[in-house]
Context: one part of a larger RNA
RNA sequence: GAGUGAACGCUGGCGGCGUAGAUUAGGCAUGCAAGUCGAGCGAUCCCGCCCUUCAAACAAGCAGAACACCGUUUGGGAGAAGGGCGGGAUAGCGGCAGACUGGUGAGCAACACGUGAGUAAUUUACCUCUAAGUCGGGAAUAGCUUCGCGAAAGCGGAGGUAAUACCUGAUGUGUUCAUUUUCGCAUAAGCGAAAAUGAGUAAAGUUGCUUCGCAAGAGGUGGCGCUUAGAGAUGAGCUCGCGUCCUAUCAGCUAGUUGGUAGGGUAAUGGCCUACCAAGGCUUUUGACGGGUAGCUGGCCUGAGAGGGUGGUCAGCCACACGGGGACUGAGACACUGCCCCGACUCCUACGGGAGGCUGCAGUCGAGGAUAUUUAGCAAUGGGGGAAACCCUGACUAUGUGACGCCGCGUGAGGGAUGAAGGUCUUCGGAUUGUAAACCUCUUUCGAUGGGGAAGAAACUUUGCAUUAACAGUGCAAACUGACGGUACCCAGAGAAGAAGCCAUGGCUAACUCUGUGCCAGCAGCCGCGGUAAGACAGAGAUGGCGAGCGUUACUC
Numbered sequence: 001g002a003g004u005g006a007a008c009g010c011u012g013g014c015g016g017c018g019u020a021g022a023u024u025a026g027g028c029a030u031g032c033a034a035g036u037c038g039a040g041c042g043a044u045c046c047c048g049c050c051c052u053u054c055a056a057a058c059a060a061g062c063a064g065a066a067c068a069c070c071g072u073u074u075g076g077g078a079g080a081a082g083g084g085c086g087g088g089a090u091a092g093c094g095g096c097a098g099a100c101u102g103g104u105g106a107g108c109a110a111c112a113c114g115u116g117a118g119u120a121a122u123u124u125a126c127c128u129c130u131a132a133g134u135c136g137g138g139a140a141u142a143g144c145u146u147c148g149c150g151a152a153a154g155c156g157g158a159g160g161u162a163a164u165a166c167c168u169g170a171u172g173u174g175u176u177c178a179u180u181u182u183c184g185c186a187u188a189a190g191c192g193a194a195a196a197u198g199a200g201u202a203a204a205g206u207u208g209c210u211u212c213g214c215a216a217g218a219g220g221u222g223g224c225g226c227u228u229a230g231a232g233a234u235g236a237g238c239u240c241g242c243g244u245c246c247u248a249u250c251a252g253c254u255a256g257u258u259g260g261u262a263g264g265g266u267a268a269u270g271g272c273c274u275a276c277c278a279a280g281g282c283u284u285u286u287g288a289c290g291g292g293u294a295g296c297u298g299g300c301c302u303g304a305g306a307g308g309g310u311g312g313u314c315a316g317c318c319a320c321a322c323g324g325g326g327a328c329u330g331a332g333a334c335a336c337u338g339c340c341c342c343g344a345c346u347c348c349u350a351c352g353g354g355a356g357g358c359u360g361c362a363g364u365c366g367a368g369g370a371u372a373u374u375u376a377g378c379a380a381u382g383g384g385g386g387a388a389a390c391c392c393u394g395a396c397u398a399u400g401u402g403a404c405g406c407c408g409c410g411u412g413a414g415g416g417a418u419g420a421a422g423g424u425c426u427u428c429g430g431a432u433u434g435u436a437a438a439c440c441u442c443u444u445u446c447g448a449u450g451g452g453g454a455a456g457a458a459a460c461u462u463u464g465c466a467u468u469a470a471c472a473g474u475g476c477a478a479a480c481u482g483a484c485g486g487u488a489c490c491c492a493g494a495g496a497a498g499a500a501g502c503c504a505u506g507g508c509u510a511a512c513u514c515u516g517u518g519c520c521a522g523c524a525g526c527c528g529c530g531g532u533a534a535g536a537c538a539g540a541g542a543u544g545g546c547g548a549g550c551g552u553u554a555c556u557c
Stems, first nucleotide, its partner, number of pairs: 001557004006553005013409006019402002026365003030362003035096003040093002043090012067077001069076002103320003112244008122236002127232008135169004144159006174201012205224008245292003252282003257279008295317004299310004322343005345356004375398003381395001382393004412442004422433004446498001449492004456484001461479007501546005506527003512541005522529002
């Protein structure tokens, strides 16, 4: 000199863009942060519309009864009940999503990361394309009803019900396995393709339009699904070469250890695991093993570079989710707001037993020199579900706080000498503050007030038109949708009006005098100042530097 996620002191007008728990991976009140689908299913509730029924006989009764009422034996008819259709809501079953997004850096010196290869040792839900199919049957269970236990959390018995839930039969384009044959590859075991034979192996419906039919139903044609395979895309797993801090006051380490055979396990290779066999394996200065420290990278800071330092925000990867362990489900987890167990802690309790996990967004306590709103909205971008409308989204977009940083703007401009007053100094003549002020002329940025007022919005969807076999798809047009926000921006009027400080002045280092003090009080980055004329302390005046900042402290080059 440059830099910082900074802090502290003094000061502080506005805006834009960024940025903000670095310490206790300490504890957490409260609210929200993952739902959605009724076009998978049975129920339940509400609303609207439509249909049907309320009869006959006998007995009692005499002014009521049948059904409120009218009416008086012919009926009409409110309402209720039952059924159907349509709309809305939803606890439960079922599907998909809760493995993404978001947070943190504790652990980890490792194939964790970076880079480059390999997988002939693998998998991949949703999506795209290709081929083929989607035919039958059955047994349950939740919800519900009922009974019971419990303070609660919750649990149990009995009855009965549905499905795109579950089980099972058929078919087998295919696919898997076995046998045989051929071809092409390869890395030794092997891999890929084709053909034949045998064996095993699938599925689920729902919703539009339409034809026939009184109806039941039958047929046609679309959408979304479902099944079996193949290919792709994307994601992931595993293996290897090279690179990645300090320490020798750590020199030897290792029995699943090193290799083999067989088996198990996995999507898959492998001591990954087990049994048996062999006795190996690593390292010796290219540092094993141990100890310490640490998430890694793209990057960032500095530097002419080489290097040195660093890894906050943003992006990629990894790891973790109160501490530890475990599996289940699933395409994917050994799963932040899933489950089970142990532990610590907190809370409820009828003392028998239960509930919980902010390293999500806000917020709170603590510790600390120190780090923000218990805000608005799904309008945009993106994500999940859904045919869609739409719902959810503390991701995100906005807003608030902090001069924390960078950038921009302003605090006026021009004229103005009697060089005013005041201050300071003085050799008492004057000098300086100083064109500075006053005064004159002008302007009005920013701020404040009033008025106008965006872009961000185009899609989805609906309607219409065109294309078309099509109400599929596509194209065009119109309509609809803004949290921010009456914000940005523009205009108007008023008026210099509302807006300057901080540090330094002995040398390094730009900038000097007076007074006070008297080795005292004090200053200080280094050298050093202060003991009676201190340019170094304190105050004043003047000056220098930077300027909404200026200094100090800490750290890096």
Small-subunit ribosomal RNA, 5' domain from a Candidatus Omnitrophota bacterium, 557 nucleotides, folded computationally.
It was read from a public genome assembly.
Its mean pLDDT, the model's own confidence on a scale to 100, is 82.
The source organism's lineage runs through Bacteria, Pseudomonadati and Candidatus Omnitrophota.